Predicted 3D model of a 349-nucleotide RNA (Bacterial RNase P class A) from a Lachnospiraceae bacterium.
RNA sequence: UGAGUAAGACAGAUGAUCGCGGCUGUCCAGACGAAAGGGGACAGGUGAGGAAAGUCCGGGCUUCAUAGGGCAGGAUGCCGGAUAACGUCCGGUGGAGGUGACUCCAAGGCCAGUGCAACAGAAAUAUACCGCCGGGUUUCCCGGUAAGGGUGGAAAGGCAGUUUAAGAGACUACCGCUUUCUUGGUAACAAGGAAGGCACAUGUAAACCCCAUCCGAAGCAAGACCGAAUAGAAAGCGAUACGGCUGCCCGUCGUGCUUUCAGGUGGGUCGCUUGAAGCUGUUGGCAACAGCAGUUCUAGAUAGAUGAUCAUCCAACGACAUAACCCGGCUUACCGUUUUGCUCAUUAU
Numbered sequence: 001u002g003a004g005u006a007a008g009a010c011a012g013a014u015g016a017u018c019g020c021g022g023c024u025g026u027c028c029a030g031a032c033g034a035a036a037g038g039g040g041a042c043a044g045g046u047g048a049g050g051a052a053a054g055u056c057c058g059g060g061c062u063u064c065a066u067a068g069g070g071c072a073g074g075a076u077g078c079c080g081g082a083u084a085a086c087g088u089c090c091g092g093u094g095g096a097g098g099u100g101a102c103u104c105c106a107a108g109g110c111c112a113g114u115g116c117a118a119c120a121g122a123a124a125u126a127u128a129c130c131g132c133c134g135g136g137u138u139u140c141c142c143g144g145u146a147a148g149g150g151u152g153g154a155a156a157g158g159c160a161g162u163u164u165a166a167g168a169g170a171c172u173a174c175c176g177c178u179u180u181c182u183u184g185g186u187a188a189c190a191a192g193g194a195a196g197g198c199a200c201a202u203g204u205a206a207a208c209c210c211c212a213u214c215c216g217a218a219g220c221a222a223g224a225c226c227g228a229a230u231a232g233a234a235a236g237c238g239a240u241a242c243g244g245c246u247g248c249c250c251g252u253c254g255u256g257c258u259u260u261c262a263g264g265u266g267g268g269u270c271g272c273u274u275g276a277a278g279c280u281g282u283u284g285g286c287a288a289c290a291g292c293a294g295u296u297c298u299a300g301a302u303a304g305a306u307g308a309u310c311a312u313c314c315a316a317c318g319a320c321a322u323a324a325c326c327c328g329g330c331u332u333a334c335c336g337u338u339u340u341g342c343u344c345a346u347u348a349u
Base pairs, nucleotide, nucleotide: 001345002344003343004342005341006340007339008338009337010336012313013312014311015310016309017308018307020047021046023044024043025042026041027040028039032037049320053331054330056329057328058327059326060325061219062218063217064216068250069249070248071247073215074214075213076212077211078092079091080090081089082088093107094105095104096103097102108210109209113208114207115204116203117202129149130148131145132144133143134142135141136140157175158174160172161171162170176198177196178195179194180193181192182191183190184189223270224269225268226267232261233260234259235258236257237256241255242254243253244252245251277296278295279294280293281292282291283290284289
């Protein structure tokens, strides 16, 4: 200097003018409204993101509800931690990719059982097509063989030898496998020793399944209060019934429930933003994170505010995009600028 990799920051700024929403404080009006409730002026502060998107997970909160058990169903899946919790995050082990820094993994069990494995090939839950050897009545037949060849992802563990008629774990050494022991580690696991000729035959569980752990349901259009108005009729079931919890059963609670036709209201307030909150420092921890101290209050609309114009600067000439109960994550989209660590290559000293 270039390329890469990991972790961050920003996502326009300044000034002027005009216009909106909400909060706090002070003052005003007595009609804006049928009522609940609402209005105006001034001053001060504040007002859309890193993803607000997806609605994919987890919760807080509300109701069912007085509160359970089981089945079905679903999710996760190496070990140890963090967290309110999670399918998230951190660290480690094993495996795969990369020269490397690093990145990724749907990572329990095939000796519980049941399936599937096309085509090729002689044969795919255990064989003999070619071949090799021996014998014979020699274009062929019989017996032995699984070393060599072919097919295939996979063919009676691999490779080098000994034995043999020819071979073959038949035997030997080294690997692999099974059983067991020692050491290190919390553990996953790693290293090593001994014994055994050895595989209840290969692969597949993002196949059915088995094992371990976890999971009530619905959702802010949840739900609560206030005001105004109204009208019921018919049919069915009816305590041995119906309805709620509930997808099903047990259990438990309530006394009404279901269907059709018809009518009134559909307005206002709360929920609604102080929170598992942000920032700074410090302590502990490899880290995720936790404790302590200090400090800050940073949108709450409801046909929906957070904007418009001008000038200058600039890396943004404006990409992806635009809050609706809130929070912790994940995934997806994306114009650019910048900080730091590490890796590789090249050059110079």
About this RNA:
The organism belongs to Lachnospiraceae, within Bacteria. The RNAcentral record of the sequence draws on ENA. The prediction has a mean pLDDT of 76. Its Rfam family is "Bacterial RNase P class A". Rfam's curators write: Ribonuclease P (RNase P) is a ubiquitous endoribonuclease, found in archaea, bacteria and eukarya as well as chloroplasts and mitochondria. A source record names the gene rnpB.